[in-house]
Predicted 3D model of a 1253-nucleotide part of an RNA (large-subunit ribosomal RNA, half B) from a marine sediment metagenome. Rfam family: Bacterial large subunit ribosomal RNA. Its family is annotated with ribosome and structural constituent of ribosome in the Gene Ontology.
Context: one part of a larger RNA
RNA sequence: CCCAAGCGAGGGAAAUCGGCAAAUUGGCCCCGUAACUUCGGGAUAAGGGGUGCCUGUGGUUUCGCAAAGGAACUGCAGGUCGCAGUGACUAGGGGGACCCGACUGUUUAAUAAAAACACAGCUUCUCGCGAGUCCGAAAGGAUGUGUACGGGAAGUGAAUCCUGGCCAGUGGCGGUACGUUAAAGCCAGGUACAACUGGCUGAAGCGCCGCUAAACGCCGGGAGUAACUGUGACUCUCUUAAGGUAGCCAAAUGCCUUGCCGGGUAAGUUCCGGCGUGCAUGAACGGAACAACGAGUUCCCCACUGUCCCCGCUUGGGGCCCGGUGAACCCACAGGCCAGCGAACAGUCUGGUCUCGCCCAGUGGGAAGAGAAGACCCCGUGGAGCUUUACUGCAGUCUGCUCCUGCGGUACGGUCAUUGGCGCAGAGCGUAGGCGGAAGCUGUUAAUCCUAUCAUCUCUGGGUGGUAGGGGAGGCGUCCAUGGAACACCGCCCACCAGUGCCUGUAUCGCUAACCUCGCCGAAAGGCGAGGGACAAGGGUUGAUGGGCAGUUUGGCUGGGGCGGCACGCCCCUGAAAAGAUAUCGGGGGCGCCCUAAGGUCGGCUCACUCGGGUCAGAACUCCGAGGUAGAGUGUAAGGGCAAAAGCCGGCCUGACUGAACCCCGAAAAACAAGGGGUUCAGGUGUGAAAGCAUGGCCUAGCGAUCCACUGUGUCUCCAUUAGUGAGAGCCAGUGGUGUCGGAAAAGUUACCCCGGGGGUAACAGAGUUGUCGCGGCCGAGAGUCCACAUUGACGCCGCGGUUUGCUUCCUCGAUGUCGGCUCUUCCCAUCCUGGCGGUGCAGCAGCCGCCAAGGGUAGGGCUGUACGCCCGUUAAAGGGGAACGUGAGCUGGGUUUAGACCGUCGCGAGCCAGGUCGGACUCUAUCUACUGGGCGUGUUGGUUGCCUGAGGAGAAGGUGUCUUUAGUACGAGAGGAACAGGACGCCGUGGCCUCUGGUUUACCGGUCAUCCGGCAGGGUGCGCCGGGCAGCUACGCCAUAAGGGGUAACCGCUGAAAGCAUCUAAGCGGGAAACCCUCCCCGAAAAGAGGCAGCCAUUCCUCAAGAUACACGCUUUCGCGUGCUUGAAGUUGGUGACAAUAUCAAGUUCUUGGGGACGAGGGCUCGGGUAAUUGACCCGGUUGAUGGGGUCGGUGUGUACGUGCCAAGUUUCGGCGAGGUAUUCAGCAUGCGACUCCCAAUCGCUCGAGUG
Repeated sequence: CCCAAGCGAGGGAAAUCGGCAAAUUGGCCCCGUAACUUCGGGAUAAGGGGUGCCUGUGGUUUCGCAAAGGAACUGCAGGUCGCAGUGACUAGGGGGACCCGACUGUUUAAUAAAAACACAGCUUCUCGCGAGUCCGAAAGGAUGUGUACGGGAAGUGAAUCCUGGCCAGUGGCGGUACGUUAAAGCCAGGUACAACUGGCUGAAGCGCCGCUAAACGCCGGGAGUAACUGUGACUCUCUUAAGGUAGCCAAAUGCCUUGCCGGGUAAGUUCCGGCGUGCAUGAACGGAACAACGAGUUCCCCACUGUCCCCGCUUGGGGCCCGGUGAACCCACAGGCCAGCGAACAGUCUGGUCUCGCCCAGUGGGAAGAGAAGACCCCGUGGAGCUUUACUGCAGUCUGCUCCUGCGGUACGGUCAUUGGCGCAGAGCGUAGGCGGAAGCUGUUAAUCCUAUCAUCUCUGGGUGGUAGGGGAGGCGUCCAUGGAACACCGCCCACCAGUGCCUGUAUCGCUAACCUCGCCGAAAGGCGAGGGACAAGGGUUGAUGGGCAGUUUGGCUGGGGCGGCACGCCCCUGAAAAGAUAUCGGGGGCGCCCUAAGGUCGGCUCACUCGGGUCAGAACUCCGAGGUAGAGUGUAAGGGCAAAAGCCGGCCUGACUGAACCCCGAAAAACAAGGGGUUCAGGUGUGAAAGCAUGGCCUAGCGAUCCACUGUGUCUCCAUUAGUGAGAGCCAGUGGUGUCGGAAAAGUUACCCCGGGGGUAACAGAGUUGUCGCGGCCGAGAGUCCACAUUGACGCCGCGGUUUGCUUCCUCGAUGUCGGCUCUUCCCAUCCUGGCGGUGCAGCAGCCGCCAAGGGUAGGGCUGUACGCCCGUUAAAGGGGAACGUGAGCUGGGUUUAGACCGUCGCGAGCCAGGUCGGACUCUAUCUACUGGGCGUGUUGGUUGCCUGAGGAGAAGGUGUCUUUAGUACGAGAGGAACAGGACGCCGUGGCCUCUGGUUUACCGGUCAUCCGGCAGGGUGCGCCGGGCAGCUACGCCAUAAGGGGUAACCGCUGAAAGCAUCUAAGCGGGAAACCCUCCCCGAAAAGAGGCAGCCAUUCCUCAAGAUACACGCUUUCGCGUGCUUGAAGUUGGUGACAAUAUCAAGUUCUUGGGGACGAGGGCUCGGGUAAUUGACCCGGUUGAUGGGGUCGGUGUGUACGUGCCAAGUUUCGGCGAGGUAUUCAGCAUGCGACUCCCAAUCGCUCGAGUG
């Protein structure tokens, strides 16, 4: 430090987005209980009181045959102890007010429990059962063991009061004379037959006509008006399908907005009550109210508290050390810091600077730390989900025809055939259909005629036919007349009517045998019966409807994208930098035509304007004359052109011709096409006397591929015997158009989203810039009574800064975490306070303006997520800013910015909104560096112990006020009212401490609960709870926290020239601030320039190896000699041999370097420990000892132990029982404190360590 707990003085939500968390409350009994209400509730409302143990006694119940007795429950009285009696555990905090939802319920398993869903209730639509709805290709199945009080589909969401207007749009339902209309049928044209063409008939649907809003939905504007003003009951007007009614409201809906008023608060962006021109409320997409309910949202109050002021102590588990075991992330290299440069924020580059090496514990500033090919944004002719009046289809549904599909009627039709009737202009005997033939036809089988009656037609006059009766022989025609036509009779035909027949249609009725359903029988095939029935079902085909389903599309440019625009095809000028070419969402403008003359040619003419004259009542305009280089005109933009014309007028015409070639523009470099321009040739033409001119318009804009369809010319092929007719193909030319204009056939949404990419491109930050922003300066119009400059400073001009907002898009999209707060540090000064000065329109006090100055300080609350701001009460003051809008590997997560949901606006919809609202996962064990602390090693020229110096570093160690004396003084008319210099007391900060006070005190003492052990005493478990409390640690407690010196700033001076004066300055000298340097505290010989002083030790010995030759003693002056010792050599002798012995000869006897050992001042380890402590370190002690433990005494804490005696309400079977009290007893118990005491343990030891000059 983290996790989990305990306690807390005083205050009591001041903390915070928000009482988050914690605390409080808590069981049972008794008393008592408000508003409101759907009369059930609210209600455990709220708010009070009691609760143990002992003694005695009453009641009820139960066991039992009963008695005695036991058990349970429930009263009453008395006694008694404690701080506390549900003594532990268990165990609601409460109240007031809005919003939303009625309620109990359900939901996003793993970020949303909600206001969302559901719900009972309400309403609508649909369905009569072989129904409707749903699943399925069908068979078949669910609803359905059901049958409208039922099933299905929707909306709303208890109950209460209510639910307004609109049917124009969209939809649904109904109707339908008519219109439109597919297949099919019929008819006509056409054909050898066909194809083909035309007409008629022809369903649903649509059109059309109605109904329907608890269907989708919708529900205005402008003027005027009342005797104060204001307002507008009232009036006018435009307009609509109708113009928002009852209600409700700055609301979960109100932009402006923190609306205005009131309440609550010291202070209220939230909250509550009102108001209502309501951006953009509103009635089953329900409106308004509402008791109860809610882990819902919001506000307030009481109680309560460590949320906070302001933190402290304690406990347990980690962390730390040791032993054991033992991962992962990550991993270019890697000592930093500052400044700079740089792809514009570097450990690595440049410069400067710091730095001996290593380790331990911590903190998280950096490594644009790790994690995840960014989820935001853009892009992709990427994807997917969803929607729809996108495009194209498919199921489904409706519908006509047809097949399965038969029989018989009735009615009405159609074609054909047939029979009968019918046919009136006028004239005429009269009701003359047309044409032809014709001179006869008809009659007792009863003619003409008469009567009655029926049917029918009708031009009202009559005609035709039938029936009954009468009657009984003629009647009609030719002829005459009229007329366009003349009649008997026969034949053919037309229009209309009626009948009949074949074929056929529509509607309807009946039937049964196909077909369907049900029941029964049957093993099955099937049969029988009942019901329906040529319908339905099913097959084929036709049209309609058809996001139910599917496949797709849903341009480009672009100072990100979207919105806007078209800079997307052309023309002119400019940009364009004197060849050509040349970009931007550069600037200024045009085109998507027009014209039979506005074209061709020939001839003629000269314009605009001005002046003069004429005419006139009057002249800008008509007329005449003169001047007149274009100031006009040229169809249309601009530029370039144009005067016997390219302008204006007239004559004649159609060259606005056909075919072909070449060149040029289009299209620089650097390809084509469409399109356009020019020149020439051939043919034919116009005009002109002719030369000539004319292939549209003074020139430069006025435009469009493939495929497909059509037209013209005219060639070929096919069918067909030819002709004719028909079908097809091709050349050339033309028409239909792609304006996204080198030309797909094409709507939205995604916050449920996905993939691939991009720093090619946005949002944050950085960088650049600085319009904007902030702050200065210059000038000085003004005002300030006068006076520009005490103060103020227009219009202008010049800068600085890099805290605003923009612009740019340079870094980052294989990720640099985004607002605000908390925490913590540092820097700037353009200074808010404190300090020092100058000016004043400065008397004093208090101010205003300016200069120096960054040492310190710059606070607490209410509202809001806020920053900001407003407000409250203080203060010396409550400064402005930077540090990746400092700080999320430090915290938070209220806001923004995922997924849920509601409201308002928008949208047909899916959905959407810098609109509102409720809810909603914040990972990381620290490798390097950095920083805070703690150690080890080496170095510092022998080692070691101690004491210093102080280069350097660091600090603010102090800052500031009030009262008082000065002094009611100076000043002032008064009112008022200072200062220098002292004193006292605060506040803020800093450092230390624990005597006191307070806290803690899971060492300790006591009380008490449950339970267990126990005869009692006593103890275990829960720190059980509660009351105390030493040491220690602590703050809320206590102590300390001056003055001065030096150099300066602004400024004030002395002397004093340049400049005979003046001048603070140029030389010289002085004063002058909380700022600077000292004084003061701390670190600091690793200060490599590694310091100074003092003490102690050492500067020796032995040995080995190597190297070099310079040994000791005695004699001798020296030279030298001798002896000793060491080594070597070759002999001799002995031994098998290793070897031993012996004498001789030769050389040496020391020094240097390195290794090892001895000695050694001192240190370390080990041991007992704590004034210390992560490990190390530090400090003390170690038998010559009180270091720890034990013991004793003292002090301290608690509060009077056990046992025993006595007392005690009462009771008793007379033996006793009895909560408790009292005496023994300031007892007992405990003790991290002090002193004493060697009883126990610090025993014995090990190791490092200079030896150099």
The coordinates come from a structure-prediction model, not an experiment, and the mean pLDDT is 81. RNAcentral holds the full RNA, with entries from MGnify.